Source information
A computed fold for a 75-nucleotide RNA from a Candidatus Nanoarchaeia archaeon, annotated as transfer RNA. The source organism's lineage runs through Archaea, Nanobdellati, Nanobdellota and Candidatus Nanoarchaeia. Model confidence (mean pLDDT): 81 of 100. The same sequence occurs in records of 2 taxa. Rfam family: tRNA. Rfam classes the family as a transfer RNA. The RNAcentral record of the sequence draws on ENA and MGnify.

RNA sequence: GGACCUGUAGCUCAGCUUGGAUAGAGCACCGCACUUCUAAUGCGGGGGUCGUCGGUUCAAAUCCGACCAGGUCCG
Repeated sequence: GGACCUGUAGCUCAGCUUGGAUAGAGCACCGCACUUCUAAUGCGGGGGUCGUCGGUUCAAAUCCGACCAGGUCCG
């Protein structure tokens, strides 16, 4: 230098193929219940400009372009 993969909540990921309903799950965190206390369990809650910028569209996490970061391979 080239090709491909990945980037979504504090962490691990789904959703992208086929654009559309308030963007989800588990764990973690906070509160309450239970318990002598802790843990476990049950109920409830907070937390996201979907890597960045731009484009297409009535509408973009999803399509297109460029760029950034990480990884694998080739040279």